Two RNAs folded together computationally: RNase P RNA and transfer RNA, 400 nucleotides in total.
[in-house]
């Protein structure tokens, strides 16, 4: 200089005007909607998308089902040792594999418990057995033993494949914020049929065991409104020449409170700079004028993974060229 | 929102590791048959959503994306 390999980090900046959407404070104690629960309205300060909020593929919080208890099915994971609230997540290291190399990919326990499969081709494919060729052996054909060989093949006698069953170890009880709690309204809290203390139904495969008197299916009835759960003292977020550790990470100090509906906010305009493309001029620096600024948009809530992504920055390496 | 389920010629669909460059049955298309159409008969064209693993060997076993579908309120 060129070609790369991992890795952080940014996702246009800032200024006026004009809206959306939430909190907290003052104030009225009133107005508007509504059948009521309740929501809604002022005027000042304030917050308002992501690095994946996507996907809903794992784990956890939370909430009910019995403070979820034993048993089998059934699902998951896999080298080893650690981080962690947990995990299929991340770290560190073995070994296989790729790549000159930085480095990257691996569902990497078991096949002497056990049953499965191996298409074509091949003499023969997991049972054994013998195509050819040599040697020994017994009585010659022959048959038995031992060697060696070529060629199919993915693989030839020893073994493959557990993302095939299957076993071992170790994890999982079921369900999902339309979980679950209350409020108010409303009436035919009905009809008809099954099952039912000799235990229906439940406890979301099944038995045990607990709970248990109503229960389950059609036909009708009513209402489809409300507030918490929800916006957060938390597995939080920032910032330390702080300590510990090879590293995931953990320990102290020191400031900070940071979206939040359910007619579902997080826009729009203008103006200046920076970015990229395209056109026109200029030798050139570089000036103009147009257009565009990726993926994608919370929805109980966190901790990971995976897909999508214009482009830029920042330090780290590794190979090759060349100069010294 | 939250829980599932499906994808194979146009269309229904077989197929659940290897005899599958995927089988049928309507449709299509060409011959033959009729004076000419149907029928009939014969012969064609036509697919495993995509992408990537496992395996000698993938429609078919896992992942991951696309694309379609279905179910889930209260009260008595």
């Nucleotide at each position: 200089g060129a070609a790369g390999c991992a890795c952080g980090c940014c996702a246009g900046a800032c200024c006026g005007c004009c809206g959306c959407u939430g909190g907290u404070g003052c104030a009225a104690u009133c107005u508007g909607g509504g059948a009521a629960a309740c929501c809604a309205g002022g005027c000042a300060c304030u917050g308002g998308a992501g690095g994946a909020a996507c996907g809903u593929c794992c784990g956890g919080a939370c909430u009910g089902c019995a403070c979820a208890g034993g048993g089998c099915a059934g699902c998951g994971u896999a080298g080893c040792a650690g981080c962690u609230a947990a995990c299929g997540g991340c770290u560190g290291u073995c070994c296989a594999c790729c790549g000159u190399g930085a480095g990257g990919u691996g569902a990497g326990g078991a096949u002497c418990a056990g049953a499965g499969c191996a298409a074509c081709a091949g003499a023969g494919a997991c049972g054994a057995g013998u195509u050819c060729g040599g040697g020994c052996g017994c009585u010659u054909c022959g048959c038995g033993c031992c060697c060696g060989a070529a060629g199919u093949g993915a693989a030839a006698c020893g073994g493959g494949c557990a993302a095939u069953c299957u076993c071992u170890a170790c994890g999982c009880g079921c369900a999902g914020c339309a979980a679950c709690a209350c409020c108010a309204a409303g009436u035919a809290g009905g009809c008809a049929c099954a099952c039912g203390u000799u235990g229906a139904c439940g406890g979301g495969g099944c038995c045990c065991c607990c709970g248990g008197a109503g229960u389950g299916u059609g036909c009708g009835g009513g209402u489809a409104g409300g507030u918490g759960g929800c916006a957060u003292c938390g597995a939080g977020c920032c910032g330390g020449u702080g300590g510990g550790g090879c590293g995931a990470c953990c320990c102290c100090c020191g400031g900070c409170c940071c979206a939040g509906a359910u007619u579902a906010a997080u826009g729009g305009c203008g103006g200046u700079c920076a970015c990229a493309u395209g056109c026109g001029g200029g030798c050139a620096a570089c000036c103009g004028c147009a257009u565009g600024c990726a993926c994608a948009g919370a929805a109980u809530c966190c901790g990971g993974c995976u897909u999508a992504u214009c482009g830029g920055c920042g330090g780290g390496c590794u190979u090759c060229a060349c100069a010294c | 929102g939250c829980u599932c389920c499906c994808a194979u010629c146009g269309u229904c669909u077989a197929g659940u590791g290897g005899u599958c460059c995927a089988g049928g049955a309507c449709a299509c298309c060409g011959g033959c048959c009729u004076c000419u159409c149907a029928c009939g008969u014969c012969g064609g064209u036509a697919a495993c959503a995509g992408g990537g693993g496992u395996u000698c060997g993938a429609a078919c076993c896992c992942c991951c994306u696309u694309g379609g579908g279905a179910g889930c309120g209260c009260c008595a």